Bacterial small signal recognition particle RNA from a Pseudomonadota bacterium, 96 nucleotides, folded computationally.
Of the family's consensus pairs, 90% are formed in the model.
The sequence is in RNAcentral, with records from ENA.
It is recorded under the gene name ffs.
The coordinates come from a structure-prediction model, not an experiment, and the mean pLDDT is 75.
NCBI's taxonomy places the organism under Bacteria, Pseudomonadati, Pseudomonadota.
Rfam family: Bacterial small signal recognition particle RNA. The family's RNA type in Rfam is non-coding RNA gene.
RNA sequence: GUCGGUCCCCCCGGUGACGGAGUUCUGUGAACCCGGUCAGGUCCGGAAGGAAGCAGCCGUAGCAGAGGCUUCGGGUGCCAGGGUGUGGCUGGCUCG
Numbered sequence: 001g002u003c004g005g006u007c008c009c010c011c012c013g014g015u016g017a018c019g020g021a022g023u024u025c026u027g028u029g030a031a032c033c034c035g036g037u038c039a040g041g042u043c044c045g046g047a048a049g050g051a052a053g054c055a056g057c058c059g060u061a062g063c064a065g066a067g068g069c070u071u072c073g074g075g076u077g078c079c080a081g082g083g084u085g086u087g088g089c090u091g092g093c094u095c096g
Base pairs, nucleotide, nucleotide: 001093002092003091004090005089006088007087008085009083010082011081013079014078015077016076018073019072020071021070022069023068024067025065026064027063028062034059035058036057037056042051043050044049
C1' cells in the first nucleotide's frame, strides 16, 4: 500500500418492550340542575281530549377494568442488510 474480518458511526427494513392518544368490548353510570318513554297519581276541561311529570325502563356524558386493534414518540432492546470513514483491533499478500 492492498484485500478481508470485527468493534464504533450513519442509513434502510422487520420485530419487541415502555409511555401518550384514539377506538372496540365488559361493568358501572349522573337523586334534583342529560335525553326519550313515562305506570300510578296531579292539573285544565261539562265531555272529547290536553298539559306538566315522580318512580321504573331504555339510552347518553362520565368513570373503572383484564385485554384486543390503530397511531404517535425516543439518549429504548433485538435481528438482517447496506454505506463510507482523520476511526480502533486483527489476519493474509506485496513493497521499502